[in-house]
């Protein structure tokens, strides 16, 4: 460097970060909150080459 499986790290457990697209929902609301799915990039762990 390429590749596979992942999120160990977290003041119980779960949860790595950011962005894009789609979608659901809440707030009476025209933009904000919260979730779900997919994709990309990045950080980190353990293998393989």
């Nucleotide at each position: 460097g390429c590749u596979u499986u992942c999120a160990a790290c977290a003041u119980c457990c779960c949860c790595g970060u950011u962005u894009g697209c789609g979608u659901g929902u809440c707030u009476c609301u025209c933009a904000g909150g919260c979730g779900c799915a997919c994709a990309a990039a990045c950080u980190g762990a353990a293998g393989g080459c």
Predicted 3D model of a 49-nucleotide RNA (nadA riboswitch) from Acidicapsa dinghuensis. Its mean pLDDT, the model's own confidence on a scale to 100, is 76. It matches the Rfam family "nadA riboswitch". On this family, see Huang et al., RNA 2020: "Structure and ligand binding of the ADP-binding domain of the NAD(+) riboswitch".